[in-house]
Context: one part of a larger RNA
RNA sequence: UUUGGCCUAAAGCGUCCGUAGCUGGUUUGGAAAAUCUCUUGUGAAAGUGUCAGGCUCAACCUGACGAAUGGCAGGAGACACUACCAAACUCGGAACCGGUAGGAGUCAGAAGUAUGCUAGGGGUAACGGUAAAAUGUUAUAAUCCCUAGUAGACUACCUGUGGCGAAGGCGUCUGACUAGGACGGAUUCGACAGUGAGGGACGAAAGCUAGGGGAGCGAUCCGGAUUAGAUACCCGAGUAGUCCUAGCUGUAAACACUGCGAGCAAGGUGUUGCAUAUUCUUCGGGAAUGUGCAGUAUCGAAGAGAAGUCGUUAAGCUCGCCGCCUGGGAAGUAUGGUCGCAAGACUGAAACUU
Repeated sequence: UUUGGCCUAAAGCGUCCGUAGCUGGUUUGGAAAAUCUCUUGUGAAAGUGUCAGGCUCAACCUGACGAAUGGCAGGAGACACUACCAAACUCGGAACCGGUAGGAGUCAGAAGUAUGCUAGGGGUAACGGUAAAAUGUUAUAAUCCCUAGUAGACUACCUGUGGCGAAGGCGUCUGACUAGGACGGAUUCGACAGUGAGGGACGAAAGCUAGGGGAGCGAUCCGGAUUAGAUACCCGAGUAGUCCUAGCUGUAAACACUGCGAGCAAGGUGUUGCAUAUUCUUCGGGAAUGUGCAGUAUCGAAGAGAAGUCGUUAAGCUCGCCGCCUGGGAAGUAUGGUCGCAAGACUGAAACUU
């Protein structure tokens, strides 16, 4: 160098943006860097091959001729591919326009039931809790019913293998602002693209700092039970936290355990969005059926796979780029470094053992 993998055996960075790099659509012309052909020089000797000769033979030695020699330099030519220069194209990409779907984001305002508390009224002996109990509450009148007020959190039904978002995630209503997508277009630009080492941004929950807030729930802690014990499961209380603002942290079974982009390659069935044709219509922004594109599910031919299974949303057939893996344990430990207020995170061994 060739050669293997990464759904479940070790292995896809949590996700995206993007620098260098690598890779890159169609056509024509130029030049000839690269590439290819021919040629010249060089490419020591020994060695190797053939022939001949010398040691009695051989090994060995000598001579002649030949082959080989990656490569380097000079010259002449070829021009398909790659790179370069010039000109053009529209299928990739981007922009624009049109109507459009959406729990996409930020901020503000409003609402709704429930829960707790407070006040007033009614009412009387229990309530609560469990498998059964007890702790607990209650004659300072509880639990329960009615009325009013207040506080914080949340957003039932609709709700759907339905939607949106790069992922984390997102669900009451209204408004303002912001972003992205699909569809349709006789619009515009004209390869502007793909990926992406470093780098940057975002990133559930828990945790941390400061200041608020604190209804319910509730790690820790305290009681009551259970039990041989019970540092638990069950019950009663209840702190941090959960909520808001400004920061930090940067991790998750961050999972589809499946990186991103592109092309090719049978279909069937549902569903969401847009467009479109036909039919129906209560004429409504209506409905049904079919078609195209895009998403999301399910079954499945070929094919793949160790199998489970995957199968136009591939784990099929190919290409480009990145990341990662190389027996188990020691170990995601030690050490060093970077980051962090800390907790810790990232990077990350070896001895030894098997």
Molecule: small-subunit ribosomal RNA, central domain
Organism: metagenome